This record gives sequence, structure tokens and C1' cells, in this order.
RNA sequence: GGUCCCAUCGUCUAGUGGCCCAGGACGCUGCCCUCUCACGGCGGAAACGGGGGUUCGAUUCCCCCUGGGACUGCCA
Repeated sequence: GGUCCCAUCGUCUAGUGGCCCAGGACGCUGCCCUCUCACGGCGGAAACGGGGGUUCGAUUCCCCCUGGGACUGCCA
């Protein structure tokens, strides 16, 4: 350099064009429960890497960029 893959809450992830102003688990946090803590119960905050394009509509499809990964080539 080339080809391919990946990027979503703090972490791990669901998602395959409308049911998503994005769901779940753990973590965090408020309240309840408890003599206290833990456990448990009910809530809460928290994310689509950036820019374009297609479309009535994009987290989802296409292109570029950024970052990460796999394989592989050339020169020296």
C1' cells in the first nucleotide's frame, strides 16, 4: 500500500428502513424492606464516532474521514 471486519449508556450487548426522542444485564443512584449490612422490591440518570448521500423516513443502506482489528503485498 491492498482486501476484509468492527465502532450503540461506565462495561457487556439487543437492533438487519417506520413497532427506537433506542431495549436488556451488570455497575451507579433514590426510596422501600431490615436493629444494621447484605439480599430483595419499586424507581431514576446514562449511548448510536464525525461529515455527506439515498429515502417520505436512516442506529439500520451507500460514500468519505477518524479510531481499532485480521489477512496479505512492494521497496529498502